Source information:
The RNA shown here (Guanidine-I riboswitch aptamer) has 148 nucleotides and comes from Aphanothece saxicola GSE-SYN-MK-01-06B. Rfam family: Guanidine-I riboswitch aptamer. Gene Ontology term of the family: regulation of gene expression. It was read from a public genome assembly, where an Rfam model found it. The model forms 100% of the base pairs in the Rfam consensus. The source organism's lineage runs through Bacteria, Cyanophyceae, Oscillatoriophycideae, Aphanothece and Aphanothece saxicola.

[in-house]
RNA sequence: GGACAUUGCUUCUAGGGUUCCGAUCCACCACGGCUGGCUCUGCCGGCCAUGGGAUGGAUGCCUGGUCCGAGAGAAGCACAUUCAUGGUUUUGUCGGGCCCAUGCCCCCAAAGCAGUGAAUGGCACGGAGGGACAAAAGCCCGGGAGAC
Repeated sequence: GGACAUUGCUUCUAGGGUUCCGAUCCACCACGGCUGGCUCUGCCGGCCAUGGGAUGGAUGCCUGGUCCGAGAGAAGCACAUUCAUGGUUUUGUCGGGCCCAUGCCCCCAAAGCAGUGAAUGGCACGGAGGGACAAAAGCCCGGGAGAC
């Protein structure tokens, strides 16, 4: 100086907002209390409390359910590499056995195939800005720009 490798997915968590659900408030309806006005034994309006449910609106500085969710968070399952090991296939020198051979078997070595077991898969400070989905974010741009 160059090449290769340092992996993927699932579930969850930190975190996140507000599409839907729920919650709260307002509007709506019923009843009750207080009170004002008027054309006064009636009508209209305001405030407060209780209840209702089928509607509309607002609120995420509403605990929540649904939802999104980590390169530098967790667990699990895979995958990769290395080592060991049994089986099987092929090849090969010496040696041994059988009927001493052209053949077969055993020992040894190498390579391959599908398995089994174990180990390893390191380190990691990080804006602003932009993007998607309803929206935001430790999501994506991005192990980016930078810093050491």